This is a predicted structure of a 92-nucleotide RNA (ZMP/ZTP riboswitch aptamer (pfl RNA motif)) from Sphingomonadaceae bacterium 3R27E2-A. The organism belongs to Sphingomonadaceae, within Bacteria. Its Rfam family is "ZMP/ZTP riboswitch aptamer (pfl RNA motif)". For this family Rfam cites "Recognition of the bacterial alarmone ZMP through long-distance association of two RNA subdomains" (Jones and Ferre-D'Amare, Nat Struct Mol Biol, 2015). Of the family's consensus pairs, 95% are formed in the model. Its mean pLDDT, the model's own confidence on a scale to 100, is 78.

[in-house]
RNA sequence: GUAUCGUCCCGCGACUGGCGCUGACGAUGGAGCCCCAUCAGGGAGCGGGACUUCGCCGACCGGCGAAGGAGCCGCGCGCCUGGGCGUCCCUU
Numbered sequence: 001g002u003a004u005c006g007u008c009c010c011g012c013g014a015c016u017g018g019c020g021c022u023g024a025c026g027a028u029g030g031a032g033c034c035c036c037a038u039c040a041g042g043g044a045g046c047g048g049g050a051c052u053u054c055g056c057c058g059a060c061c062g063g064c065g066a067a068g069g070a071g072c073c074g075c076g077c078g079c080c081u082g083g084g085c086g087u088c089c090c091u092u
Stems, first nucleotide, its partner, number of pairs: 006051007015042002017080005026039005052067006071085003
């Protein structure tokens, strides 16, 4: 430096902002600050199922466990604002 750190399917799904650039980076309506509503699109994550790999038990057919100590998400670029989810540790 590069690749990988499970894959697929179904359901649910938080968060989805403002300004500028741009041929273009959603639409409509209402606000005025970085918000609200609806639709569209994105979507981490959660739950379930199937499969793959590894380890152990077990004994040929199964069972159990693991597959990130860390970051990820809002569809271009820049400047900002505000959130969500997840991981690890501590306490109850």